This is a predicted structure of a 74-nucleotide RNA (transfer RNA) from Candidatus Moranbacteria bacterium RBG_13_45_13. It matches the Rfam family "tRNA". Rfam's curators write: Transfer RNA (tRNA) molecules are approximately 80 nucleotides in length.
RNA sequence: GCCCUUGUAGCUCAACGGAUUAGAGCGGUCCCGUCCUAAGGGAAAGGCUGGGGGUUCGAUUCCCUCCAAGGGCA
Numbered sequence: 001g002c003c004c005u006u007g008u009a010g011c012u013c014a015a016c017g018g019a020u021u022a023g024a025g026c027g028g029u030c031c032c033g034u035c036c037u038a039a040g041g042g043a044a045a046g047g048c049u050g051g052g053g054g055u056u057c058g059a060u061u062c063c064c065u066c067c068a069a070g071g072g073c074a
Base pairs, nucleotide, nucleotide: 001073002072003071004070005069006068007067010026011025012024013023029043030042031041032040050066051065052064053063054062
C1' cells in the first nucleotide's frame, strides 16, 4: 500500500433477506427471603446500534466516507 472481518447496555452476545417501542445472559440497584448473610424468587433501570453523510414512507440491517480493533497478501 491492497484486501477481508468486526464495532449494538458496565461485560459477553442476539436481532435471518429493511417494518411491534432493539432483546438475552452476567453484573449493578430495589424488594421478598433470613436472627444476620447466602441460596432462591420478584421488580424496575440501563442503548439514540463507533462518527458523519446518502438511499428509502421507514435503516442495527443497504451504499459512501472517516475512526478503532483483529487477520491475510505484498
Source information:
Its mean pLDDT, the model's own confidence on a scale to 100, is 80. The source organism's lineage runs through Bacteria, Bacteria candidate phyla and Candidatus Moraniibacteriota. The RNAcentral record of the sequence draws on ENA.